[in-house]
The prediction has a mean pLDDT of 88.
This is a predicted structure of an 89-nucleotide RNA (c-di-GMP-I-GGC riboswitch aptamer) from a Chloroflexota bacterium.
Of the family's consensus pairs, 91% are formed in the model.
It was read from a public genome assembly, where an Rfam model found it.
RNA sequence: UCCGACAACGGCAAACCCAGCGAAAGUUGGGGGCGCAAAGCUACGGGUCUCCCUCCGCCUCUGGCGGACAGACAGCCGGGCUGCCGAAG
Numbered sequence: 001u002c003c004g005a006c007a008a009c010g011g012c013a014a015a016c017c018c019a020g021c022g023a024a025a026g027u028u029g030g031g032g033g034c035g036c037a038a039a040g041c042u043a044c045g046g047g048u049c050u051c052c053c054u055c056c057g058c059c060u061c062u063g064g065c066g067g068a069c070a071g072a073c074a075g076c077c078g079g080g081c082u083g084c085c086g087a088a089g
């Protein structure tokens, strides 16, 4: 360094509930633990989700649908950066 133990010290925290923010996806705090050796950080690539405003097209046109833009998800996969411990190999 790779690697990941019925190891040790710890860490994080799903669903759900409460309060707040957001148009929404979602997110923040508290409770709560499903799980996680990076379930630490990062939106670079893919993927999934939202669509208030704005633009374009279509329609059965006070609205609706699709696309773009914009936004979200790192506990979806991959990449990048950082990191505790030290069994077996």
Base pairs, nucleotide, nucleotide: 002089003086004085011036012035016031017030018029019028020027021026034075040081041080042079044078045077046076047073048072049071050070054068055067056066057065058064059063